Predicted 3D model of a 1486-nucleotide RNA (small-subunit ribosomal RNA) from an Alphaproteobacteria bacterium. The prediction has a mean pLDDT of 85.
[in-house]
């Protein structure tokens, strides 16, 4: 000083809880498409596989002989070799290592080459030996013999300041030279720097399903041995050592500065740079050196590759390129030592894949650039389009410019203070041409910027989550448009975020996951109140340290920038130091309040153990008795005449203690209830004597611990898994019954677990009150009351808390402390491993594969074989069908060339269709038309057009012949019209009612069903609208955190009931008159009926009761009518993707000489069958005859048709009248009267026959009617089932629509006219309220288990295969150490004149130890395969049940045990996270 962002997705909808994904950054990356420049970076993360070829460490001639070659004869110069130096740096890898490896911060008991600085010294000798010569082996590789030779190569001798050793006497020990000088060198000691080794504190992954580990182990004394402490090492001696604060074992892993990430705390990481380590084909060893157990040194084993003349021999790229091989993937067999370093060198210089550069690579990081302006009436093209237009879009063309980058051509560096430039003609600079050479790529439902069109049609594909795709996709593929980054862009993988989704910062545990069953109490944590100390901890100050580089500030340099150079800051860290003294810790000393002991009461189903007791079941045993008892929803199985049940009375045996008995008591929890006794643990209360913090909690660990099971032995009355039988049932392994065995009780002994619940761990201490009750105490005032106090147990409630239900002093408040737990759901509390158990199983305790969810709470709903309340012809009551019969009709099937389509529970089936012989007509078969039967436009021709007739044909049609003949204009022609032509187009009862509009159908003419603005609730929501009454009704009053309004309801509409006034024809006729047999027939009239237009009446208005002084009920009075007078019309939000594309519109799709269009003729009327709706009937409440009484509503000119005549009739023939209150249709029929007497009839009328009518182009398939003649079933209809509450049902005719004709249907109208309604238990359906709920596509919901069947992962598994690792035991290569040393050697000794001869001491070779590889045996572990099997997970619409979710139809569910295809059933115990209903108790208001 900087600095913290959320969405998506469980649900109908909400709030929690909790997961999964996404947006952000980041990468030694790879992959896809694209791809212009430059600058600084980077580049095998795999096979520490295996390497062909080059290079990567030499160097000094100023040590050293020797050789060669040059010479100007001075001398240079070259270089095997023998000497020194170097080659232990630099370079590369991360295989090993869980370690003093690393990092940090400290020690002591070393060395150290070349360097520094100071000291001393440097005399004298000697033997050798490669090079060389010669002679020899062998393919090589590389020797071997003999000879000469030189030194800074060896070796003695002298010396010794200081150095080492010491018994303190004393021994001991060096050198090199080179050179002309100068110098460089060489020895011995000191300091000192630099490197190196050593020790030690801290700190450094997972795992306890790894609990014990360790013989050189731990320590001593002693010796040996290192450069140096030390078990390093070896001999004795002791028996230690490390471990739950995590030893050892087993995975993993090079540590670090730092890198990515984050607000930060953390997290993940350890390319490139730097530091340390550690390795060098794999494993041992050493040697040589200051330094090594050596990458480019050596020996041996091994595996591997090469060479061989087969005897031998030769290697080691994890150095730089560079190969094969891996692999998703990672460059050039490149220049140069110019620079910066390094090695030798005196130096010149040599060497240097350290380094510098260049190359490839968009592999990152930064920059730059593909133009710029100006251009509209918005060019043309694409795309949409409502057809106007919009968009692309100032975008392009064009006009004016301008040249970074590139290109070209020309000059040209710093790096280098003198020389020397790989890079490099490179940066950089001018100058020239010319807009020229230079954009992709992902996305475009939401999240997350960015929308069309076409194309596909759960197809093909999409996709990070949620999810698109089934024929109108903004989610797939195209394309137009468009957002986003840009030389990039997207994809996949990883890491951190976000995740407060492990929570130290900064999470939880009643009900979401989550308190051990319960308690003692070990380690451990936490701990009362005073002084005093100490100073471990902490606090503050200083000092050292923290490597550079990175990060940050800051200043500078490459035009910026990225990248690079100073320079501060920073490194939270570790040590070492001074100080403070308040808090924790230590120590010490006192205190009494935490916590105990005592003393004095106290209640109690606490516990052992013996004993006693009475009731009732069972059973025995007598008695009376006689036929049935038992049992259920009903039933049977059972018992009973061989005497049950039933009672009486005696008697046995086991179990368990009715009432009291209570949200009462006591217990730590399981749990504990007759009565007595004897032991025994704990708690309260009271007093206040003692002790001094002695105290909280508790990992491991110990006991206790229901019911069920187990073991041994008893008992055994009831009752009861298993079991058997009866029923129920589709089935019933059950629910119910009859019976019955384990158990169940006791006595030891195991189990060790439950919904062991308060789903709530333990302990302290605070935070409002009320009111019950169980136990003590203390005051008052006086015997049962009040206050008060402690302890315990309910209920309610403030504050607070909670997702929210709810907790609330007995907290789920409000703090501390300690333990336990939990981090999505399923797999699974399962496997495996351990550990306990006789067993059963008990504990501990996961993966792998899956899914995006699974969950609490709360809301609306909807549902329920929950609940209250209320209504409806819903039941009941009662009248009539329906189901049987025959027919009509209408469907289903099932037939056909077609039997067109379309409705399908209620709400399709006399439905569309208010009327199929043709037409209708969509179907079919056949024959015919292609701009068409019909609409609109063009051309071109001929022109009006009608009508009759002839031919062929089945018509459609085609031909043919005759009549007729438009409108205007003088005309030309123009209107119209016909044909023809070729196109746009016409048509389609083809498809999609799941693409729609209209319209209807349903619940239901039920009484809801919303909304504003207020309050409540985090919120979906709730409230109003819900209670008390009341109604036909959310209708109305009263009350209310609600006021209010809407849509409905109820009226307004119409019609029928009364009655005024107005009007009087075609209607009526009381009066008055004329006519007739008669008749409003005729003047008349307009009161009556009517007819049709205004009114009037009715409102619970009155009267009594009733009720809450209401709303309204009840009655009652008037009144044509009375409590909505009766009918109708009128149908809220909504709901079924309900009906209909074939009523009509209409979107899209389809077809076009057909799926359009015409004609015939057939089908829609088929018939083994089913089924709805009617029609007649089955007779006497009827038939048949007779008699001639009473209506309303329609309707009639292509019509209704009166009268008359003719037919038995259906009908016909003439016909008046009427466009209609005028004429017609018009006759009503049921009533009444007579007849007939119970029959298959004088019932019924179907079928067939014959003959006719009528409509009609035409009654064969297929029309109605006469009329003769036939005379079917059928005698009131099983199981079901329908309609109806008053002028209603039944019953009776009669009208009308459609219609050429054809009605048992429909839609209408009158006539006659009933029965019953106690009531609301129940069906059925409906309105409200309230409870459950796992339902919400809403119970026609959901949703569990086996078994089939297909993939997937895993467990077991005879085994087998390989990896590591222990223990014994063999074998024992180099090699170091030790011995021995016949052989071989001597520069030193000594002995000799010499020649030699002896030793001392080396060497080889033997010997011994130790030891890599390698062998064999037994084990541990860990992987991998696997015939079989066992669950377990996903899968489309299987099978088979129906377990849960509502009282889920047996309430569920935990623990056990038994049983059964399953799911699950039954026993013993528990739990409410169980509905309802009744009772009890307590609260709360009044």
């Nucleotide at each position: 000083c900087u600095u913290g962002a959320g969405a998506g997705u469980u649900u109908g909808a909400u709030c929690c809880u909790g997961g999964c994904u996404c947006a952000g950054a980041a990468c030694g990356a790879a992959c896809g498409c694209u791809g212009g420049c430059g600058g600084c970076a980077u580049g095998c993360u795999u096979a520490a596989c295996a390497c062909a070829u080059g290079c990567a460490a030499g160097u000094c001639g100023a040590a050293c002989g020797a050789u060669g070659g040059c010479u100007u004869c001075g001398g240079c110069c070259a270089u095997a070799g023998u000497g020194g130096c170097g080659c232990a740096c630099g370079g590369g890898u991360g295989a090993g290592u869980a370690a003093c490896g690393c990092g940090u911060g400290g020690g002591a008991a070393a060395c150290u080459g070349c360097c520094c600085a100071a000291c001393a010294g440097u005399g004298g000798g000697g033997a050798a030996u490669a090079a060389c010569a010669g002679a020899u082996g062998g393919a090589a590789a590389c020797g071997u013999c003999u000879g000469c030779u030189a030194a800074u190569a060896c070796c003695g001798c002298a010396u010794a300041c200081g150095c080492c050793c010491u018994u303190c006497g004393g021994g001991g020990g060096a050198a090199a030279g080179a050179u002309u000088u100068a110098u460089c060198g060489c020895u011995g000691a000191u300091g000192g720097a630099u490197g190196u080794g050593c020790c030690c504190g801290c700190g450094u992954c997972u795992g306890a399903u790894u609990a014990g580990g360790u013989a050189g182990u731990u320590g001593g004394u002693g010796a040996g041995g290192u450069a140096a402490a030390g078990g390093c090492u070896c001999a004795c001696c002791a028996a230690g050592c490390c471990u739950u604060c995590g030893a050892u074992c087993a995975g993993u892993a090079g540590c670090u500065g730092g890198u990515c990430u984050g607000a930060g705390a953390g997290g993940a990481u350890g390319a490139u740079c730097a530091g340390c380590c550690a390795c060098a084909c794999u494993g041992g060893g050493a040697c040589u050196g200051a330094g090594a157990c050596a990458c480019g040194g050596c020996c041996c084993a091994g595996a591997c590759u090469c060479c061989u003349a087969c005897g031998g021999g030769a290697g080691g790229c994890a150095g730089c390129a560079g190969u094969g091989g891996g692999g998703a993937a990672u460059a050039u067999u490149g220049g140069a030592c110019a620079a910066u370093g390094g090695g030798c060198g005196g130096a010149a210089g040599c060497c240097u894949g350290a380094u510098c550069c260049a190359g490839c690579a968009a592999u990152g990081c930064c920059g730059c650039g593909u133009g710029a302006g100006u251009g509209a009436c918005g060019a043309a093209g694409g795309c949409c389009u409502u057809a106007g237009g919009g968009u692309u879009g100032u975008a392009a063309a064009g006009c004016u410019c301008u040249u970074u980058c590139g290109c070209g051509u020309g000059g040209g560096a710093c790096g280098a203070u003198g020389a020397u430039g790989a890079c490099g003609g490179u940066a950089c600079c001018a100058c020239g041409a010319g807009a020229a050479g230079a954009a992709g790529c992902c996305c475009c439902g939401g999240c997350u910027a960015a929308c069309u069109u076409c194309g596909u049609g759960c197809c093909a594909g999409c996709a990070g989550c949620c999810g698109c795709g089934g024929u109108a996709a903004u989610a797939c593929g195209a394309a137009g448009g468009g957002g986003g980054c840009a030389a990039g862009c997207g994809u996949u993988g990883u890491u951190c975020g976000g995740a407060a989704u492990u929570a130290c910062u900064g999470g939880g545990c009643g009900u979401a996951a989550a308190g051990c069953g319960c308690a003692c109490g070990u380690a451990g944590g936490c701990g009362g109140c005073g002084c005093g100390u100490u100073a471990a901890a902490u606090u503050a100050g200083g000092a050292g340290u923290g490597a550079a580089a990175g990060c940050c500030c800051u200043g500078g340099g490459c035009u910026c920038a990225a990248c690079c150079c100073g320079g501060g800051a920073a490194a939270u860290g570790c040590u070492c130091u001074u100080a403070a003294g308040a808090c924790u810790g230590g120590c010490g000393c006192g205190c009494u309040u935490g916590a105990a002991u005592c003393c004095g009461g106290a209640a109690g189903a606490g516990g052992g153990c013996a004993g006693u007791g009475g009731a009732a079941u069972u059973c025995c045993a007598a008695g009376u008795g006689u036929a049935g008892a038992g049992g259920u929803g009903a039933a049977a199985u059972u018992c009973g005449u061989a005497g049950a049940u039933a009672u009486u009375u005696g008697g046995a045996a086991g179990a368990a203690c009715a009432c009291c008995a209570g949200u009462g008591g006591c217990g730590a929890a399981g749990g504990c209830g007759a009565c007595u006794g004897c032991c025994u643990g704990g708690u309260c209360c009271g007093g206040g004597a003692u002790u001094g913090a002695c105290g909280c909690u508790g990992a491991u660990g110990u006991g206790c611990g229901a019911a069920a099971g187990c073991g041994u032995g008893g008992g055994g009355a009831g009752c009861a898994a298993a079991c058997a039988g009866g029923a129920u049932u589709a089935g019933a392994u059950a629910c119910c019954c009859u019976g019955g065995u384990a158990g169940u009780c006791c006595a030891c002994g195991c189990c060790g677990u439950a919904a062991a619940c308060g789903a709530u761990g333990a302990g302290u201490g605070c935070u409002a009150g009320u009111u019950g009750u169980u136990g003590g105490g203390a005051u008052g005032c006086a015997u049962g009351c009040a206050u008060u106090u402690c302890a315990g147990u309910g209920a309610c409630g403030c504050a607070g808390c909670u997702a929210a239900c709810g907790c609330a002093u007995u907290a789920a408040g409000c703090a501390c402390u300690c333990c336990g737990c939990c981090u999505g759901g399923g797999g699974a509390g399962u496997a495996c491993g351990g550990u306990c158990g006789c067993a059963a199983g008990a504990u501990u305790a996961a993966a792998a594969c899956u899914c995006a969810a699974a969950g609490g709470a709360a809301u609306u709903g909807a549902c329920g074989g929950g609940g209250g309340c209320c209504c409806g012809c819903a039941c009941a009551a009662g009248c009539g069908g329906u189901g049987g019969a025959g027919c009509a009709u209408g469907u289903g099937g099932u037939u056909u060339a077609a039997u067109u389509c379309g409705a399908a529970g209620c709400a399709a089936c006399g439905c569309g269709c208010a009327g199929a012989a043709c037409c209708u007509u969509a179907c079919c078969a056949a024959c015919c038309c292609u701009u068409g039967a019909c609409a609109u436009g063009g051309g071109a021709a001929c022109u009006u057009u009608g009508a009759a007739g002839g031919c062929a044909g089945a018509g459609a049609u085609g031909u043919c012949u005759u009549c007729u003949u438009g409108u205007c204009g003088c005309a030309a022609g123009a209107c119209g019209g016909u044909u023809c032509c070729a196109c746009a187009c016409a048509g389609g009862u083809g498809c999609u009612g799941c693409a729609u509009g209209g319209c209807u159908g349903u619940c239901g003419u039920c009484a809801g069903c919303u909304c504003g603005u207020g309050u409540c609730g985090u919120g979906a929501g709730a409230u109003g609208u819900u209670g008390g009454g009341u109604u036909a009704a959310g209708u109305c009053c009263c009350g209310c955190a609600a006021c209010g309004a809407g849509c409905g309801c109820a009226a307004c509409c119409c019609u029928c009931a009364u009655c005024u006034u107005c009007a009087g024809u075609u209607g009526c006729c009381a009066u008055c008159a004329g006519g007739u047999u008669a008749u409003g027939c005729u003047g008349g009239g307009c009161a009556c009926u009517c007819u049709g237009a205004a009114g009037a009446a009715a409102c619970u208005g009155c009267c009594a009761g009733u009720g809450a002084c209401a709303a309204g009920c009840u009655g009652g009075a008037g009144g044509a009518a009375g409590g909505u007078g009766g009918g109708g019309a009128u149908g809220a939000c909504g709901u079924c993707a309900a009906g209909u594309c074939c009523u009509c519109a209409u979107g899209g799709c389809c077809c076009u000489u057909a799926c359009g269009g015409g004609u015939u003729g057939g089908g829609c009327u088929a018939c083994a069958c089913a089924c709805g709706u009617g029609c007649u009937a089955c007779a006497a409440u009827g038939g048949c005859g007779g008699u001639g009484a009473c209506a309303a509503u329609g309707g009639g000119u292509c019509g209704c048709g009166a009268g008359c005549c003719c037919g038995c009739g259906a009908g016909g023939g003439c016909g008046a009248g009427c466009u209609a209150a005028u004429c017609c249709c018009c006759a009503a029929a049921a009533a009444c009267c007579g007849u007939c007497u119970c029959a298959g009839u004088u019932c019924g009328g179907a079928u067939u026959g014959c003959a006719c009518u009528c409509u009609g182009c035409a009654a064969c398939u297929c029309g109605a009617g006469u009329g003769c003649a036939u005379g079917a079933a059928g005698u009131c209809g099983g199981a079901a089932u329908c309609g109806c509450u008053a002028g209603u049902a039944a019953u009776c005719g009669u009208g009308g629509a459609u219609c050429a004709g054809c009605a048992c249907g429909c839609c209408a109208c009158g006539g006659u006219g009933a029965a019953u309604a106690c009531g609301u238990u129940c069906c059925c359906g409906g309105g409200c309220c309230u409870u459950g709920u796992a339902c919400a596509c809403a119970c026609c919901g959901c949703c569990c288990g086996u078994c089939a069947c297909a993939c997937c992962a895993u467990g077991g598994g005879a085994g087998u295969u390989g990896g590591u690792u222990u223990u014994a035991c063999c074998c024992g290569a180099a090699g170091c150490c030790g011995g021995c040393g016949c052989g071989c050697u001597a520069a030193c000794c000594c002995c000799g004149c010499a020649a030699g001869g002896g030793g001392a001491g080396g060497c080889a070779a033997c010997c011994g130890a130790c030891c890599a590889c390698g062998g064999u045996a037994a084990g541990g572990u860990c992987a991998g395969c696997g015939a079989c099997u066992g669950g377990g997970g996903u899968g489309a619409a299987g099978u088979c049940g129906u377990a849960a979710c509502a009282a889920g139809g047996u309430a569920g569910c935990c623990g056990u045990a038994g049983g059964g295809g399953a799911a699950c059933c039954u026993g013993c115990g528990g739990c409410u996270g169980g509905a309802u209903c009744a009772c009890c108790u307590c609260c709360u208001u009044u």